[in-house]
RNA sequence: GCCCGAGUAGCUCAGUUGGCAGAGCAGCUGUCUUGUAAACAGCAGGUCGUCAGUUCAAUUCUGACCUCGGGCU
Numbered sequence: 001g002c003c004c005g006a007g008u009a010g011c012u013c014a015g016u017u018g019g020c021a022g023a024g025c026a027g028c029u030g031u032c033u034u035g036u037a038a039a040c041a042g043c044a045g046g047u048c049g050u051c052a053g054u055u056c057a058a059u060u061c062u063g064a065c066c067u068c069g070g071g072c073u
Stems, first nucleotide, its partner, number of pairs: 001072007010025004019056001027043005049065005
C1' cells in the first nucleotide's frame, strides 16, 4: 500500500427485505432474611465510531475518514 471483518448501555452481544433501539451480566430501589448472599419485583442507563449523501423516514442503504482484528505484498 491492497483486501476482508468488527465498532450498538459499564461489560458480552442481539437487532436485515429502511418504520417506537433490545437481551444477559453488572448498577440502583423494594420484598424476603436477625443480618448477608440467593431468589423475586421494579427502575435507571444509548450522539447505534465520525462526517456527508439517498429517502417522508437510516443502527440498517451509499461514500469518505477514524479505531481495532485478520490476510496479502
Transfer RNA from a Microthrixaceae bacterium, 73 nucleotides, folded computationally. RNAcentral records the identical sequence in 3 taxa. The RNAcentral record of the sequence draws on ENA and Rfam. Lineage of the source: Bacteria > Bacillati > Actinomycetota > Acidimicrobiales > Microthrixaceae. Rfam family: tRNA. By type it is a transfer RNA. Rfam describes the family as follows. Transfer RNA (tRNA) molecules are approximately 80 nucleotides in length.